[in-house]
RNA sequence: AACGAACGCUGGCGGCGUGGCUAAGACAUGCAAGUCAAACGGACCAUUAAUUUAUUAAUGGUUAGUGGCGAAAGGGUGAGUAAUAGAUAGGUAACGUACCCUCUGCUCCGGAAUAGCGUCGGUUGCUUCGGCAACUUUCCGAAAGGGGCGGUAAUUCCGGAUAAUAGCAACGGCCUGAGGACCGUUGCUCAAAGAUUUAUCGGCAGUUGAGCGGCUUAUCUCCUAUCAGCUUGUUGGUGAGGUAAUGGCUCACCAAGGCUAUGACGGGUAGCGGGACUGAGAGGUUGACCCGCCACAUCGGGACUGAGACACUGCCCGGACCUCCACGGAGGGCUGCAGUAACGAAUCUUGCGCAAUGGGCUAAAGCCUGACGCAGCGACGCCGCGUGCGGGAGGAAGUCUCUCGGGAUGUAAACCGCUGUCAGGGGUAAGAAAGUCGGCUUCGGCCGAUUGAUCAACCCCACAGGAAGUCACGGCUAACUUCGUGCCAGCAGCCGCGGUAAGACGAAGGUGGCUAGCGUUGUUCGGUAUCACUGGGCUUAAAGAGUGUGUAGGCUGAAAGGUAAGCGUCCUGUGAAAGCCCCCGGCUUAACCGGGGAAUUGCGAGACGAACUGUCUUUCUUGAGCCAAGUAGGGGUGCACGGAACUGUUGGUGGAGCGGUGGAAUGCGUAGAUAUCAACAGGAACGCCGGUGGAGAAAUCGGUGCACUGGGCUUGUGCUGACGCUGAGACACGAAAGCGUGGGGAGCGAACGGGAUUAGAUACCCCGGUAGUCCACGCCGUAAACGAUGUCUACUAGGUUGUGGUGGUUCUGACGCCAGCACUGCCGAAGCAAAAGUGAUUAGUAGACCGCCUGGGGAGUACGGCCGCAAGGCUAAAACUCAAAGGAAUUGACGGGGGCUCACACAAGCGGUGGAGCAUGUGGAUCAAUUCGAAGCAACGCGUAGAACCUUACCUGGGUUUGACAUGCUUGGAUGCCUGCCUGGAAACAGGUUAGGCUGCCUUCGGGUGAAACUUGUACAGGUGCUGCAUGGCUGUCGUCAGCUCGUGUCGUGAGAUGUUGGGUUAAGUCCUUUAACGAGCGAAACCCUUGCCGUUAGUUGCCAGCGUGCCUUCGGGUGACGGGGACUCUAGCGGGACUGCCGGUGUUAAACCGGAGGAAGGUGGGGAUGACGUCAAGUCAUCAUGGCCUUUAUGCCCAGGACUUCACACGUGCUACAAUGGCGACCACAAAGCGACGCAAAACCGUGAGGUCGAGCAAAUCGCAAAAAGGUCGCCCCAGUUCGGAUUGUAGGCUGACAACUCGCCUACAUGAAGUUGGAAUCGCUAGUAAUCGCGUAUCAGCUACGACGCGGUGAAUGUGUUCCCGAGCCUUGUACACACCGCCCGUCAAGUGAUGGGAGUCGGGAGUACCUGAAGUCGGGUUACUAACCCGGUUUACCGGGAAGUGCCUGCCGACGGUAAGCCUGAUGACUGGCACU
Repeated sequence: AACGAACGCUGGCGGCGUGGCUAAGACAUGCAAGUCAAACGGACCAUUAAUUUAUUAAUGGUUAGUGGCGAAAGGGUGAGUAAUAGAUAGGUAACGUACCCUCUGCUCCGGAAUAGCGUCGGUUGCUUCGGCAACUUUCCGAAAGGGGCGGUAAUUCCGGAUAAUAGCAACGGCCUGAGGACCGUUGCUCAAAGAUUUAUCGGCAGUUGAGCGGCUUAUCUCCUAUCAGCUUGUUGGUGAGGUAAUGGCUCACCAAGGCUAUGACGGGUAGCGGGACUGAGAGGUUGACCCGCCACAUCGGGACUGAGACACUGCCCGGACCUCCACGGAGGGCUGCAGUAACGAAUCUUGCGCAAUGGGCUAAAGCCUGACGCAGCGACGCCGCGUGCGGGAGGAAGUCUCUCGGGAUGUAAACCGCUGUCAGGGGUAAGAAAGUCGGCUUCGGCCGAUUGAUCAACCCCACAGGAAGUCACGGCUAACUUCGUGCCAGCAGCCGCGGUAAGACGAAGGUGGCUAGCGUUGUUCGGUAUCACUGGGCUUAAAGAGUGUGUAGGCUGAAAGGUAAGCGUCCUGUGAAAGCCCCCGGCUUAACCGGGGAAUUGCGAGACGAACUGUCUUUCUUGAGCCAAGUAGGGGUGCACGGAACUGUUGGUGGAGCGGUGGAAUGCGUAGAUAUCAACAGGAACGCCGGUGGAGAAAUCGGUGCACUGGGCUUGUGCUGACGCUGAGACACGAAAGCGUGGGGAGCGAACGGGAUUAGAUACCCCGGUAGUCCACGCCGUAAACGAUGUCUACUAGGUUGUGGUGGUUCUGACGCCAGCACUGCCGAAGCAAAAGUGAUUAGUAGACCGCCUGGGGAGUACGGCCGCAAGGCUAAAACUCAAAGGAAUUGACGGGGGCUCACACAAGCGGUGGAGCAUGUGGAUCAAUUCGAAGCAACGCGUAGAACCUUACCUGGGUUUGACAUGCUUGGAUGCCUGCCUGGAAACAGGUUAGGCUGCCUUCGGGUGAAACUUGUACAGGUGCUGCAUGGCUGUCGUCAGCUCGUGUCGUGAGAUGUUGGGUUAAGUCCUUUAACGAGCGAAACCCUUGCCGUUAGUUGCCAGCGUGCCUUCGGGUGACGGGGACUCUAGCGGGACUGCCGGUGUUAAACCGGAGGAAGGUGGGGAUGACGUCAAGUCAUCAUGGCCUUUAUGCCCAGGACUUCACACGUGCUACAAUGGCGACCACAAAGCGACGCAAAACCGUGAGGUCGAGCAAAUCGCAAAAAGGUCGCCCCAGUUCGGAUUGUAGGCUGACAACUCGCCUACAUGAAGUUGGAAUCGCUAGUAAUCGCGUAUCAGCUACGACGCGGUGAAUGUGUUCCCGAGCCUUGUACACACCGCCCGUCAAGUGAUGGGAGUCGGGAGUACCUGAAGUCGGGUUACUAACCCGGUUUACCGGGAAGUGCCUGCCGACGGUAAGCCUGAUGACUGGCACU
């Protein structure tokens, strides 16, 4: 785009079309083929006439029958049919033809039958015995129908006559390609029908034409080779029969043919064409409606009649089904028009009319006509029209949305003006009519009458009135928001939506598309170059056969001449009409219709042309082959020989192990192994040379010699003269394994045995070992049989290696050099390619031929066939299932891949943890509650820098509801607040009392007002309730690791790459260098703070060297207390200093590194702050903020008490120890950094002590905390559960606290004195002022469970200079089937469910045949003692007999449908069980 459509929602009008696609299944009812009286005799009716009065005649009409014509057309359907069909072009010299047309001739004399018609039995009466009359049950039968007798007509039938330009035969002529057309002569044969009234219509014999048929030829016409051979009337001949006619069409005989890979035969499917749909075309699909042909008419068979049939509404027979029946029989055929039930997703009225067109009959009128013309039903299709038009607000209402301002619906509506199509009402009646009849006629015609089933143009009237839906809105694809829902419900053509903010589901608003329709489904074509003729591919995506030889076929070098099959040009016939296309015209337009043209690309005939293809003839040498001379080679086959190694046997030596492995063991060995020497035997394989070197078609071929043998290459231009290329089938060869028969068997070695390894180990490793490996002969016929690349030919840059020949160059030769041939490799231009790559050995440019491919799986499987001894091979599907499978390349990630590098990562060390006790956190358990969070590293002395109450979020109980807190509005009225007191109570709170104080502004002091506060009510507050996977912010981690990116350029189709890689170097992507890159940014570094040295400035509260003073003094001195001082220390400001700057070496001339000098400090001096792009849906809704949800007399708020402190247990982090480098006692030193008014607190006094009393000083370089401790000196302890260790417990105290130390604080003294004697597996920290060790301070805080955290200083080591390994990280590279990225992906069995399918003992159907039996109807043939009018003959004689011919009947032969029997073939369904496959 289309449709004979169907379904869903909706539906105003008209025109033109169209409508059982399914059950060629079954049909009630009505209609669909009759007509002619001018062919015939009757019957009946009417009218008239005549008479013998119940008959005749005439006219008109109706009609059953005889006869004629028609019924073979028209109409329906597509079952069958793959050729007996159709289409196109021919032939018929091999034929027919009723009706119609042309022409010619004839139409004489007789006869006979049969329909129609009449009749058939019984009883009674009468009788002229002939009958008549009446009655009745009137020949048989239910019916359909039939019988006997009598007699009748014709355009019925028959005989005779006549007859040709008819038919047949013979002869002759002529013509043709032709078995024979035509002409002539002679002989023989064949006919007729009349009707009506005067003019026609008929009849017969021929002839011509037209139209219609029969037969026949060529070409074309679907799928299947898992159908490869088929055929006996088969193929042909002779003769006969038959037909309108040819012919095996049929028969007899003879011959053995005919068809087939260009697809016979078989199977499946199917009516064919004009055309239709689609497509740019070529094609593909299709055959409804209309036209042509064919076939069929309930299924099968058959003939009759006829011009024509083997006959839709004829006949006979058989079968199935239906109907009637008196059971004896009889009838039927909608695939005609309507209609019915059934089937189905689905398809109409039991209409009107012969008015038109057409058909049949007729002289005609006319009759018949479900053909046809019309109407009805169906939006089924195409076409046209309408449902109004113009104005009308920053824009009503309603609805939707919202940032609450607004926005959208929307000029849409209302409202104003206008118009009047369609539907509705009324009116008018053209046209479709041509003819027919009557009259007249100058035969031209004129006049009058009459014929419409159906349609309704046109005119008038009135009313905006009666007339809009449907689908979509995530992308493709035009059109967007809100709500509901919450992986549910649902959507979906593909991708895919939906798991609480869905533009994708449902609804609403809005928008978009189309519009009396819109969507969905189905089907066809297109897009699709996705079967590729036009117009595809095959290295790796599917696809080159394992290789060759060669048949058919396809293709084929150069020149000349002929021919004209192909080819081309011209012309001609045909290519039906309709349709498509163009032009013109008719319906108001269009659809539709009419006229004309074009086209119909096809087929046939003719003429011409000769380039090309074909073909014939002649010639050529370059393709191909031959010959000659050389030449290389693991080319093949057979025979013979050889050495090394191995194993075995024999003998000698020798004496304990050997062998084997990662390490072992099994195994061998004192019966003498292994080792070693000698001899012998056996089988297999041939080291070095040896090489991406050679040969071969491939598979393959390797010791040496001989014999036989195939091919190649070079050179020569000697010979032939296109002999060529490819190659469906076919044939041959064809690794390894395997099979058969017979040998052989050293080594190796499936299976198998043993030993190990392991969770297991039917493996890898080890010890043995059978088939096999080897030979001969025969099978098998497959491999990643690979260059994953078929063979041949030509052409298209180069460079270089190797192998084998040749030529040239030099006087010759060698070595070189140059040129060219064949083969074999590498690199590479152009080109090609998706890229990788390829690139004269093509995957380039072309040509020839073959093979093969068409999404993945199912499956190279099943079935069938062929081959094979078997194993198996070759050929080769479908159902079902998925939305991918795949190629090449890219970036990451990963690897029990590689390279380089780093880090307390390991190693080297020091000290710990893990064992004990205690502290603290967590899990678990418990509980009314033990609030919550954190979970590998990166949760666990974490949030918590302070849980007795408070905190507090938890539990129990009590209380409260606009609330403990905020804001707005509102009610109230002067109240309200503070300090007291009383009652209840655990308190909160509730209630009461009034005592005191305060209480705005205006005021006319009457009052008014309402701000603040309070109070009432309402909006709301509140929530440590949920979601950290809705979020912001903040934080952890990789990691202070060195990375992460960008602009421009370049390369690539692209993803991307380059830069950022390489070579060095660094702590560093730090720097240098190279470089299609050049630059830049975030990180690193630096800048910042602190510490280390110096200078300078300043000098209080800090300092005191020198000068002076006071005080003390052991007379040495001490004390910053004072005057003073700035020297020093210190304090805190500002500067300096360090930069690989200098020297030497290494290095690329570089960056840099190593060493050195100087220096307080040396290569980042030490420490800190500082954390790139990102990762982990990491952590936090309980710091805070916040979307959504939930709650609202409660999940909010207040209070008391309790809980967070529990405790069989487990883990993490710490403290104290286990002791002598120690403990205890006494004495003596040396810090830094902090803190202090709700505070630090000196001195003095009391207390053993915690502490208390009093309280100087100090808002601090001034006073205080404050004692630093380890350390030093002296003394004791003497290795022990101790003078170690301090848990636990008791007693007595102290301190804090507006209340309170029971749960549940800290401290002191005395007493008590547990475990523990250095800690299993495992594991942590640390590289220098570090570890270790020692004390001091601070925050939080009333106090404290701090042994924690954060800081401060004192003393102060050891080890390493390496990177094998463990963990982690960075860069480069490599593989990848991973990308949620190895915690990935993914395979197979098993279990369960489902689906389709193969096999299967069988079972049940269908189809096509074969053989035999039976044998209806019927044609043909034969028989007949049956019957019979015409005609003929004979006899008697006027009417019969006999015979013949002919016919009928009966019997019978061949063929023959249906049916039966038998054995097979093809195909389908089903089947216990069973095999695999797919999905979950």